[in-house]
RNA sequence: ACUUGCCAAAGCCAAACCUGUCGCAAGACAGGGACGGAAAGCCGCGGGUCUUACGCAUUUUCGCAGACAGCCGGGCCGCCAAG
Numbered sequence: 001a002c003u004u005g006c007c008a009a010a011g012c013c014a015a016a017c018c019u020g021u022c023g024c025a026a027g028a029c030a031g032g033g034a035c036g037g038a039a040a041g042c043c044g045c046g047g048g049u050c051u052u053a054c055g056c057a058u059u060u061u062c063g064c065a066g067a068c069a070g071c072c073g074g075g076c077c078g079c080c081a082a083g
Stems, first nucleotide, its partner, number of pairs: 002083004012037002017032006035070001041076003045073003048068004054063002
């Protein structure tokens, strides 16, 4: 440096749910809590899913604007171990 995550160790993160706050909402943050995770670390770049205060509109659709990195792909960085 590359490949892999079968073995070991030390740690790390934290789904659902509950409480509080924020948000029109999707959802976010904090605390509790662990279903899971070898990138469940970071980035909305491509796809996908979701939301709709606002615009359009009879409504839907749509647009704008957002959400999800624990949906898939991509980019950047990284611990330990084995080969």
A computed fold for an 83-nucleotide RNA from an uncultured Gammaproteobacteria bacterium, annotated as c-di-GMP-I riboswitch aptamer.
It matches the Rfam family "c-di-GMP-I riboswitch aptamer". Its family is annotated with cyclic-di-GMP binding in the Gene Ontology.
The model forms 100% of the base pairs in the Rfam consensus.